[in-house]
RNA sequence: CUCCAGGGGAUGCCGUCGGAUCGGAGCCGGGGAACCACUUCCUCGGGGUGAAUCGGCGUCAGGGCCGACUGUGAAGUCGGCUGAGGCGUCGUAGGGCAUGCUUCCAGCCCGAACCCGUCAGCUCACCCGGUAGGCGGCCGUAGGAAGAAUG
Numbered sequence: 001c002u003c004c005a006g007g008g009g010a011u012g013c014c015g016u017c018g019g020a021u022c023g024g025a026g027c028c029g030g031g032g033a034a035c036c037a038c039u040u041c042c043u044c045g046g047g048g049u050g051a052a053u054c055g056g057c058g059u060c061a062g063g064g065c066c067g068a069c070u071g072u073g074a075a076g077u078c079g080g081c082u083g084a085g086g087c088g089u090c091g092u093a094g095g096g097c098a099u100g101c102u103u104c105c106a107g108c109c110c111g112a113a114c115c116c117g118u119c120a121g122c123u124c125a126c127c128c129g130g131u132a133g134g135c136g137g138c139c140g141u142a143g144g145a146a147g148a149a150u151g
Stems, first nucleotide, its partner, number of pairs: 002025003009017003026131006036121001045119001046116004054091007063082008094110004
């Protein structure tokens, strides 16, 4: 992921179809006092939607630290440790497999992505935003390509 209203337009007429922009309803999300909560600032910041969090191992690796050596010095070289982040893999908090709901057993899947931009706890009034996209089946119409058979 819905509904209402509704212009141009289509149709021979009534009707019907269709439906832009703006708007409304419902649903959903964000910001936003007091009280309460948190005590803050520290940049490798912090926050939001969402089930999508948190780890182990491996690998690449910015940056940082230590030691040795070379050099008048600036600095350089080698070795070790650590390591933001990326990739791969194995788990995991959590979520789905529905058509009234719930429980038990078993099995199969997901466990992403995006946004804000230094800023946001909760939160009355108030303010803002979303209401998409994708895949498949059937029927009808129009156009086009290729191939086969026949003459």
Record summary
RNAcentral holds the sequence, with entries from Rfam. This is a predicted structure of a 151-nucleotide RNA (c-di-AMP riboswitch aptamer (ydaO/yuaA leader)) from Peterkaempfera bronchialis. NCBI's taxonomy places the organism under Bacteria, Bacillati, Actinomycetes, Streptomycetaceae, Peterkaempfera. The coordinates come from a structure-prediction model, not an experiment, and the mean pLDDT is 75.